[in-house]
């Protein structure tokens, strides 16, 4: 340099046009003699970044970035 894939809460992961699903974890309550574990219950993502199509974008399109895999 060129393809092609990837990027969503601390961590993993859903979600292919109509206000982001779950999971661990973190806090608190519950239980204990005091932890763990179980059970309730909160918080906690402007979906990498900037721009554009749309009433309407995590999703479609343009540029740039991270990572990752192939070619030269």
């Nucleotide at each position: 340099g060129a393809g092609c894939a990837u990027g969503u809460g601390g961590c993993c992961u859903a979600g292919u046009g109509g206000u982001a699903c779950g999971g661990c974890g973190u806090u608190g309550g519950u239980c204990u003699c005091c932890g763990a574990a179980g059970c309730c219950a909160a918080a906690g993502a402007u979906c990498g970044c900037g721009g554009g199509u749309u009433c309407g974008a995590a999703c479609c399109c343009c540029g740039c970035c991270c990572u990752g895999c192939u070619c030269g």